[in-house]
A computed fold for an 86-nucleotide RNA from a Rhodospirillales bacterium, annotated as c-di-GMP-I riboswitch aptamer. The sequence was found by an Rfam model in a public genome assembly.
RNA sequence: CAACCGAAACCGCAACCCAUUGGAAACAAUGGCACGCAAAACCACCGGCCUAAGGCGUUACAACGUACGGCAGCGGAGUUCCCGAA
Numbered sequence: 001c002a003a004c005c006g007a008a009a010c011c012g013c014a015a016c017c018c019a020u021u022g023g024a025a026a027c028a029a030u031g032g033c034a035c036g037c038a039a040a041a042c043c044a045c046c047g048g049c050c051u052a053a054g055g056c057g058u059u060a061c062a063a064c065g066u067a068c069g070g071c072a073g074c075g076g077a078g079u080u081c082c083c084g085a086a
Stems, first nucleotide, its partner, number of pairs: 005084002012037002017032006035073001041079002045076003048071003055066004
């Protein structure tokens, strides 16, 4: 010095809920608030999960299936990053 690793410190992010807005919905954004998080930073490539308005398929009808819609705080992969004890 770097890697692994994660004690301490300085920071950072912000669950649930509430208000408003967008959306068919899932969900997202802004503000408040902190459950937690060493990548709870970015990213939808893989698996998984959520939604199904329109379209498509099934259907006598009701309905059912389907992602081109989402979830990065569900895992994996990739990229980037603060600090420095054992």
About this RNA
Lineage of the source: Bacteria > Pseudomonadati > Pseudomonadota > Alphaproteobacteria > Rhodospirillales.